A computed fold for a 347-nucleotide part of an RNA from an uncultured bacterium, annotated as small-subunit ribosomal RNA, central domain.
It matches the Rfam family "Bacterial small subunit ribosomal RNA". Rfam links the family to the GO terms structural constituent of ribosome and ribosome.
The full RNA is in RNAcentral, with records from ENA.

[in-house]
Context: one part of a larger RNA
RNA sequence: CUGGGUGUAAAGGGAGCGUAGGUGGUCUGGCAAGCCAGAAGUGAAAACCCGGGGCUCAACUCCGUGGAUUGCUUUUGGAACUGUUGGAAUAGAGUGCAGGAGGGGUAAGUGGAAUUCCCAGUGUAGCGGUGGGAUGCGUAGAUAUUGGGAGGAACACCAGUGGCGAAGGCGGCUUACUGGACUGUAACUGACACUGAGGCUCGAAAGCGUGGGGAGCAAACAGGAUUAGAUACCCUGGUAGUCCGCACAGUAAACGAUGAAUACUUGUUCUUGGCGAUACACAGUCAGGGGCAAAGCGAAAGCGAUAAGUAUUCCACCUGGGGAGUACGCCGGCAACGGUGAAACUC
Numbered sequence: 001c002u003g004g005g006u007g008u009a010a011a012g013g014g015a016g017c018g019u020a021g022g023u024g025g026u027c028u029g030g031c032a033a034g035c036c037a038g039a040a041g042u043g044a045a046a047a048c049c050c051g052g053g054g055c056u057c058a059a060c061u062c063c064g065u066g067g068a069u070u071g072c073u074u075u076u077g078g079a080a081c082u083g084u085u086g087g088a089a090u091a092g093a094g095u096g097c098a099g100g101a102g103g104g105g106u107a108a109g110u111g112g113a114a115u116u117c118c119c120a121g122u123g124u125a126g127c128g129g130u131g132g133g134a135u136g137c138g139u140a141g142a143u144a145u146u147g148g149g150a151g152g153a154a155c156a157c158c159a160g161u162g163g164c165g166a167a168g169g170c171g172g173c174u175u176a177c178u179g180g181a182c183u184g185u186a187a188c189u190g191a192c193a194c195u196g197a198g199g200c201u202c203g204a205a206a207g208c209g210u211g212g213g214g215a216g217c218a219a220a221c222a223g224g225a226u227u228a229g230a231u232a233c234c235c236u237g238g239u240a241g242u243c244c245g246c247a248c249a250g251u252a253a254a255c256g257a258u259g260a261a262u263a264c265u266u267g268u269u270c271u272u273g274g275c276g277a278u279a280c281a282c283a284g285u286c287a288g289g290g291g292c293a294a295a296g297c298g299a300a301a302g303c304g305a306u307a308a309g310u311a312u313u314c315c316a317c318c319u320g321g322g323g324a325g326u327a328c329g330c331c332g333g334c335a336a337c338g339g340u341g342a343a344a345c346u347c
Base pairs, nucleotide, nucleotide: 003319004318005317006316008300012315014202015201016200017199021195022194023193026088027087028086029085030084031083033082034081035078036077037076038075039074040073041072042071048067049066050064051063052062053061054060092192093189094188095187096185097184098183099182104178105177106176107175108174109173110172111155116150117149118148119147120146121145122144126137127136163170164169207248209246210245211244212243216242217241221237222236223235224234259314260313261312262311263310264309266293267292268291269290270289271288272287273286274285275284296303297302320347321346322345329340330339331338332337
């Protein structure tokens, strides 16, 4: 290289958009680049294969208008397939129209419960915490309770193998702006499609810069316990941070550990959003979300129309363990670090 693979053994890029490239549905005409057939030229000799001959045989060697030399060039044809060019259509794709669903996104406003703090009233000796305690708080009046106020963060019930989103993710309520999907219709375009190296964009938490904010929680830190010790688990405190604006970072068990798209393949059950028909009992259909099984697949457990089945197209990735996601170099970053990514050696 050819291969064989990638849910759990090594291996699917965190996700999307999209460039080059690769691949591409139906009918029909032309062309003939690929393709197929015929012919001609060439394809040195030796070697090789075949048929003969010569050294006693063989190796070796000689002869043959024998073969082969799978190639190249020219030419004459063919037109199924690929390609290319013209035409046509509508099943892919997109647009329009009519609908209903949704924690999809952004911004502004707003609500109640609770925690904490402050002020005032009542009230008195404890409170808090634990396995048990102690540190801690409290006669300068705490805890408890009532009224008033401040501020920040999160939104109980509804809530659901339920919904939406490409993924990350999204949940009080209202309004504005806005993206996508689905169903029905079949008016329009007429293959406009799929994938996608580079590239660009998005990307939880923690982290970084700057300016705000800070109730609760809480790395670090302090104290009290526990213990042989206890740099922990438990307790009392508590700062970054958690929150907001802008900018950076770009990683996760970023998981369904399962790339995207299309077609096909036996049933059953539950559920979300539409549609249709009878007129609410049902079966049907489209798009989602789950369970259990047939065939098939699988090392097995399992998967099984949401495939890990049967196939096609494109991308990414793997090739024994350790060394190592390390070193070096390069690229990116304010830094932290990220990306790319070896070898010696060793088993």